[in-house]
Transfer RNA from a Candidatus Micrarchaeota archaeon, 72 nucleotides, folded computationally. Taxonomically the source falls in Microcaldota (Archaea, Nanobdellati). The prediction has a mean pLDDT of 83. Its Rfam family is "tRNA". Rfam links the family to the GO term triplet codon-amino acid adaptor activity. The family's RNA type in Rfam is transfer RNA.

């Protein structure tokens, strides 16, 4: 230089072209005299970035970035 993966909440990951979610973390309130822990509910996302297809994109097509991983 080429080829294939992958990229989405702080952190790990899900989502069949049709309301972007679980976990753990983090607020807040019950439960305890407190701590752990349990229970409820809250806040956090321009789905790397630009652009096309489409009534509708995290997903499908291009192209750059960026990280792995084979090849030279």
């Nucleotide at each position: 230089g080429g080829g294939c993966u992958u990229g989405u909440a702080g952190c790990g990951c899900a989502a069949u072209g049709g309301u972007a979610g679980c976990g753990c973390g983090u607020c807040u309130g019950c439960a305890u005299g407190g701590c752990a822990u349990g229970c409820a509910g809250g806040a956090g996302g321009u789905u790397g970035c630009g652009g096309g297809u489409u009534c509708a994109a995290a997903u499908c097509c291009c192209g750059c970035c960026a990280a792995g991983u084979c090849c030279a």